[in-house]
Context: one part of a larger RNA
RNA sequence: CUGGGCGUAAAGCGCGCGUAGGCGGUUUGGUCAGUCAGAUGUGAAAGCCCUGGGCUCAACCUGGGAACUGCAUUUGAUACUGCUAGACUAGAGUAUGGGAGAGGGAAGCGGAAUUCCACGUGUAGCGGUGAAAUGCGUAGAUAUGUGGAGGAACAUCAGUGGCGAAGGCGGCUUCCUGGACCAAUACUGACGCUGAGGUGCGAAAGCGUGGGGAGCAAACAGGAUUAGAUACCCUGGUAGUCCACGCCGUAAACGAUGAGAACUAGCCGUUGGGAGUAUUUAAACUCUCAGUAGCGCAGCUAACGCGUUAAGUUCUCCGCCUGGGGAGUACGGCCGCAAGGUUAAAACUC
Numbered sequence: 001c002u003g004g005g006c007g008u009a010a011a012g013c014g015c016g017c018g019u020a021g022g023c024g025g026u027u028u029g030g031u032c033a034g035u036c037a038g039a040u041g042u043g044a045a046a047g048c049c050c051u052g053g054g055c056u057c058a059a060c061c062u063g064g065g066a067a068c069u070g071c072a073u074u075u076g077a078u079a080c081u082g083c084u085a086g087a088c089u090a091g092a093g094u095a096u097g098g099g100a101g102a103g104g105g106a107a108g109c110g111g112a113a114u115u116c117c118a119c120g121u122g123u124a125g126c127g128g129u130g131a132a133a134u135g136c137g138u139a140g141a142u143a144u145g146u147g148g149a150g151g152a153a154c155a156u157c158a159g160u161g162g163c164g165a166a167g168g169c170g171g172c173u174u175c176c177u178g179g180a181c182c183a184a185u186a187c188u189g190a191c192g193c194u195g196a197g198g199u200g201c202g203a204a205a206g207c208g209u210g211g212g213g214a215g216c217a218a219a220c221a222g223g224a225u226u227a228g229a230u231a232c233c234c235u236g237g238u239a240g241u242c243c244a245c246g247c248c249g250u251a252a253a254c255g256a257u258g259a260g261a262a263c264u265a266g267c268c269g270u271u272g273g274g275a276g277u278a279u280u281u282a283a284a285c286u287c288u289c290a291g292u293a294g295c296g297c298a299g300c301u302a303a304c305g306c307g308u309u310a311a312g313u314u315c316u317c318c319g320c321c322u323g324g325g326g327a328g329u330a331c332g333g334c335c336g337c338a339a340g341g342u343u344a345a346a347a348c349u350c
Base pairs, nucleotide, nucleotide: 004321005320006319007304008303012318014201015200016199017198021194022193023192025088026087027086028085029084030083031082033081034080035077036076037075038074039073040072041071042070049065050064051063052062053061054060091191092188093187094186095185096183097182098181103177104176105175106174107173108172109171110154115149116148117147118146119145120144121143125136126135162169163168206247207246208245209244210243211242215241216240220236221235222234223233258317259316260315261314262313263312266295267294269292270291271290272289273288274287275286276285277284299306300305323350324349325348332343333342334341335340
């Protein structure tokens, strides 16, 4: 390279937007570049292959043929692809009207709880554990009442519920703002899909500067446990956790399942719309669109399992894999303040 693959065996980039490129709906005309057919020229000889001949055979030599799958010119074909001119509405989008939502950003507000402070009541314990001790407490703790301070998180509602591309998002109110869904029409007229590079977003931890600091808590200290105990348990406790701005760019970033499109039995739950049936509403039933769960036919799968939300049947585009270790390491490049990230081998060895 031709292949074969990527849920769990090696393998889907963490997720968007998007450049080049690749691919692309229905229909009419033109063109004939791709495509197909014929002809002509060429495709040296030798060799290979087929078939004759010559050395006694063979190797070897030699005649003829075929082949040389190619290229060029030319004459045609026009279904498909391309190009070009025009048309269409089933893809895509816009407008109008609706309702749903922890989608995002900012500001303000609220109550419960923990801790601390002040004062009151009150007295000898509290706390903690498997049991203890360190610790706190007669300088009055724990408990309890009132008041105050401050920070962080938002019980119930809450749901195999909702929203978001992913990371993720949960008290209440206001302002700004993104997306999706449904219904009926109107409009644009292929405007689409994917996406190497590129660019943006991206949990936690970590880093820089300045704030903040209640609780929790790496490090650290002490007490236990133990043969030891640099741990698990306990008492403390600093970074950090929080805010603003700027970095970092990684995760079991998981559905371990790339994106888009079409097709292929059903049953049952639930969320958001719409229509209908009978009806007094509520509710119920039927149909339908979009999501989200549980089962399950065919089919697929090594099995487990998947099964209209496919891992089924197909198409388009991208990414990735190719025995284990060495190693996601070294070197070099790029990025970063650093930590490190990214790209990414080989020797050797089994």
A computed fold for a 350-nucleotide part of an RNA from an uncultured bacterium, annotated as small-subunit ribosomal RNA, central domain. The full RNA is in RNAcentral, with records from ENA and SILVA.